This is a predicted structure of a 71-nucleotide RNA (transfer RNA) from an Elusimicrobiota bacterium. Model confidence (mean pLDDT): 80 of 100.
RNA sequence: GGGAGCAUAAGCUAAUGGCAAACUGCCGGUCUCCAAAACCGGUCUUGAGGGUUCAAAUCCUUCUGCUCCCG
Numbered sequence: 001g002g003g004a005g006c007a008u009a010a011g012c013u014a015a016u017g018g019c020a021a022a023c024u025g026c027c028g029g030u031c032u033c034c035a036a037a038a039c040c041g042g043u044c045u046u047g048a049g050g051g052u053u054c055a056a057a058u059c060c061u062u063c064u065g066c067u068c069c070c071g
Stems, first nucleotide, its partner, number of pairs: 001070007010024002013021001018054001025043006047063005
């Protein structure tokens, strides 16, 4: 220099154009002599800009970061 992939909650991972979600974590509660476990409730999210569309995490494009391949 050329090419490809990835980016979603504090962590890990779903959602193939139609209300963004589960598990773990964290906080509160129930239970217990206490704690753990279990159960109930709560908490926090689509890397950034632009475009297409009635509607975008999803399609297109640019940028940023990371990974890989070729030279």
NCBI's taxonomy places the organism under Bacteria, Pseudomonadati, Elusimicrobiota. Its Rfam family is "tRNA". It is annotated as a transfer RNA.